[in-house]
Context: one part of a larger RNA
RNA sequence: UUGGGUUUAAAGGGAGCGUAGGCCGUCUGUUAAGCGUGUUGUGAAAUGUCGGGGCUCAACCUGGGCAUUGCAGCGCGAACUGGCAGACUUGAGUGCACGGGAAGUAGGCGGAAUUCGUCGUGUAGCGGUGAAAUGCUUAGAUAUGACGAAGAACUCCGAUUGCGAAGGCAGCCUGCUGUAGUGCAACUGACGCUGAAGCUCGAAAGCGUGGGUAUCGAACAGGAUUAGAUACCCUGGUAGUCCAUGCCGUAAACGAUGAUUACUAGGUGUUGGAGGAUUGACCCCUUCAGUGCCGCAGUUAACACAAUAAGUAAUCCACCUGGGGAGUACGACCGCAAGGUUGAAACUC
Numbered sequence: 001u002u003g004g005g006u007u008u009a010a011a012g013g014g015a016g017c018g019u020a021g022g023c024c025g026u027c028u029g030u031u032a033a034g035c036g037u038g039u040u041g042u043g044a045a046a047u048g049u050c051g052g053g054g055c056u057c058a059a060c061c062u063g064g065g066c067a068u069u070g071c072a073g074c075g076c077g078a079a080c081u082g083g084c085a086g087a088c089u090u091g092a093g094u095g096c097a098c099g100g101g102a103a104g105u106a107g108g109c110g111g112a113a114u115u116c117g118u119c120g121u122g123u124a125g126c127g128g129u130g131a132a133a134u135g136c137u138u139a140g141a142u143a144u145g146a147c148g149a150a151g152a153a154c155u156c157c158g159a160u161u162g163c164g165a166a167g168g169c170a171g172c173c174u175g176c177u178g179u180a181g182u183g184c185a186a187c188u189g190a191c192g193c194u195g196a197a198g199c200u201c202g203a204a205a206g207c208g209u210g211g212g213u214a215u216c217g218a219a220c221a222g223g224a225u226u227a228g229a230u231a232c233c234c235u236g237g238u239a240g241u242c243c244a245u246g247c248c249g250u251a252a253a254c255g256a257u258g259a260u261u262a263c264u265a266g267g268u269g270u271u272g273g274a275g276g277a278u279u280g281a282c283c284c285c286u287u288c289a290g291u292g293c294c295g296c297a298g299u300u301a302a303c304a305c306a307a308u309a310a311g312u313a314a315u316c317c318a319c320c321u322g323g324g325g326a327g328u329a330c331g332a333c334c335g336c337a338a339g340g341u342u343g344a345a346a347c348u349c
Base pairs, nucleotide, nucleotide: 004320005319006318008302012317014201015200016199017198021194022193023192025088026087027086028085029084030083031082033081034080035077036076037075038074039073040072041071042070048066049065050064052062053061054060091191092188093187094186095184096183097182098181100179103177104176105175106174107173108172109171110154114150115149116148117147118146119145120144121143125136126135162169163168206247207246208245209244210243211242216240220236221235222234223233258316259315260314261313262312263311266294267293268292269291270290271289272288273287274286275285276284298305299304322349323348324347331342332341333340334339
């Protein structure tokens, strides 16, 4: 390489958009590049093979046929693939109607709590722990009342709830932006799927500059524990946590399960629509889209999965090929740095 695989054994890219490429609905006509068939030329000899001849046989030698699966030319065929032309509507999209949501972004507002400040009441403790101590406190703490300030996060509702491509998103209101779903079937008429490169987004931590700093809190200091305790526990506490702007580009970025399409028993919840039945917003029946559980066939090494497949098929991309060495070295690219991406070998079992 072929083959076989990728939830958990090695293996799905963190996610989207998208270039090239690959693949692509129904019908009619045409073409004949692929495809099939016939024929001609060529496909050196030796080798191979078939039957014949010569060495007493054989190996060996020798004349003939075939093969030489290939290439090219010329005819013929038209189902399939491709090209061209025309048509279609079910894929895809648009429109109209209904209308959902913690989707994004910008601005404004709110209450509780926390800490701090001022004033009042009040007096000897408070705090913390397994037990203590460090710490705070007669310069009046803790507790409690009033007023004020600041920053951060939004209790209940809240739910295998909802939304988003993923990361992720939750107090309330408003502006702007994106989008799913259902119904109608008016319009376009295959406009589609996937996607190497490429571009964009991408938790937390970290980095640059400027702000902010209530809480919590790496580092650090002290108190304990302990044989020790560079920890777990306690008292403090800087960076950070927050905002603006620019970088970083990684995570158990997980459903450890790539995207799209079609098909394949049921049962039971729930979210958003639609239709029917009904006096009726209830209940009931049907249906579409999501989101859970159970379960048949089937699959699986088993666990389990089971219409949200890990079943049956198709297309495209990514990835794997014993453990360690090693996601290391070297080189290249990116980055301010931290580091990231790409990514071996010797050796060893």
Predicted 3D model of a 349-nucleotide part of an RNA (small-subunit ribosomal RNA, central domain) from an uncultured bacterium. The RNAcentral record of the full RNA draws on ENA and SILVA. Its mean pLDDT, the model's own confidence on a scale to 100, is 86.